Notes:
Bacterial RNase P class A from a Halobacteria archaeon, 354 nucleotides, folded computationally. Its Rfam family is "Bacterial RNase P class A". It is annotated as a ribozyme. Its mean pLDDT, the model's own confidence on a scale to 100, is 78.
[in-house]
RNA sequence: GGAGUCGGCCAGGCAGCCGCGCCGCGCAAGCGGGGAGGAAAGUCCGGGCUCCACAGGGCAGGGUGCCAGGUAACGCCUGGAGGGCGCAAGCCCAUGGAAAGUGCCACAGAAAACAUACCGCCGGUCGCGCCUAUUCGUAGGCAAAGCCGGUAAGGGUGAAAUGGUGCGGUAAGAGCGCACCGCGCGCCUGGUAACAGGCGUGGCAGGGUAAACCCCAUCCGGAGCAAGACCAAAUAGGGGGACAUACGUGCGGCCCGCGCGGUCCCCGGGUAGGUUGCUUGAGGCCUGCGGUGACGCAGUGUCCAGAUGAAUGGCUGUCCACGACAGAACCCGGCUUAUCGGCCGGCUCCCACC
Numbered sequence: 001g002g003a004g005u006c007g008g009c010c011a012g013g014c015a016g017c018c019g020c021g022c023c024g025c026g027c028a029a030g031c032g033g034g035g036a037g038g039a040a041a042g043u044c045c046g047g048g049c050u051c052c053a054c055a056g057g058g059c060a061g062g063g064u065g066c067c068a069g070g071u072a073a074c075g076c077c078u079g080g081a082g083g084g085c086g087c088a089a090g091c092c093c094a095u096g097g098a099a100a101g102u103g104c105c106a107c108a109g110a111a112a113a114c115a116u117a118c119c120g121c122c123g124g125u126c127g128c129g130c131c132u133a134u135u136c137g138u139a140g141g142c143a144a145a146g147c148c149g150g151u152a153a154g155g156g157u158g159a160a161a162u163g164g165u166g167c168g169g170u171a172a173g174a175g176c177g178c179a180c181c182g183c184g185c186g187c188c189u190g191g192u193a194a195c196a197g198g199c200g201u202g203g204c205a206g207g208g209u210a211a212a213c214c215c216c217a218u219c220c221g222g223a224g225c226a227a228g229a230c231c232a233a234a235u236a237g238g239g240g241g242a243c244a245u246a247c248g249u250g251c252g253g254c255c256c257g258c259g260c261g262g263u264c265c266c267c268g269g270g271u272a273g274g275u276u277g278c279u280u281g282a283g284g285c286c287u288g289c290g291g292u293g294a295c296g297c298a299g300u301g302u303c304c305a306g307a308u309g310a311a312u313g314g315c316u317g318u319c320c321a322c323g324a325c326a327g328a329a330c331c332c333g334g335c336u337u338a339u340c341g342g343c344c345g346g347c348u349c350c351c352a353c354c
Base pairs, nucleotide, nucleotide: 001350002349003348004347005346006345007344008343009342010341012319013318014317015316016315017314018313020035022033023032024031025030037325041336042335044334045333046332047331048330049224050223051222052221061220062219063218064217065216066080067079068078069077070076081095082093083092084091085090096215097214101213102212103209104208105207118155119154120151121150122149123148124147125146129142130141131140132139133138163181164180165179166178167177168176182204183202184201185200186199187198188197189196190195228276229275230274231273238267239266240265241264242263243262247261248260249259250258251257283302286299287298288297289296290295320323
């Protein structure tokens, strides 16, 4: 210098003028303070908070799924193990169980899981036919097609074919035998563990698929700030009390009585409306300590949007690298997705020079 990889940060700056909503002070005029994001987004996970439900246990349903740690918790994060990719830095992986059961495996292929054999190879039988010799009678050899049997080395099909490579062995073959690799089991060593290594042993259980049913382990009650709480009109209706009992009406016709309809007062519930929940919090900054790290602990100092027709904007000047995606609505931790341009740092590989 080039190529790459990982992590972090900024998100037009400054000035003036005019506005918007919140808080504080002030009688007022006004003054002062603070006013969107890294994703405020998707609402996909986890938690706080609130109301409802709930003795305990089980079933159903759903999530998660190597190990250890972090955390309020998680499907998140960190570190590690195993597998794959890359020269490397590094990246990716739902990565428990397929010798419990069931299902599925298109096409091709003999065969897709319980056994079998299309071509081939080998043995036997039969012998079309051919060759050699010939005393022409035969003798010897080769051998197609067919039939019976052996085999699974090789070929062929497929995403995948009943462990792999090699040597021996055999009629040809075959874990049939052996060595190494792989696999299962047992033991030992290291590690908290996942797992790794070693030794012994078994010729070898045995295809794949569990983001197929399923099994195993583990977690999970429901609804959500339009949660919930408080104040509370008008109108209508409800409950209670007092008064009135003149009139109407019901108690089958009449009387008494009672109920309903009346007037006034009181009470409670709901609606409109208002207040609250509402932003001081698993806060953030800085420093120190512990830890490989996620993170934790301690100290100092700090308050940083809170609306409810819902604010966070407009104009001008100037500078530059000419400005993306997008905007709170109870709060927080994550994940995912969108995003102009730029800055910083760690590491890897290549080239050149000293």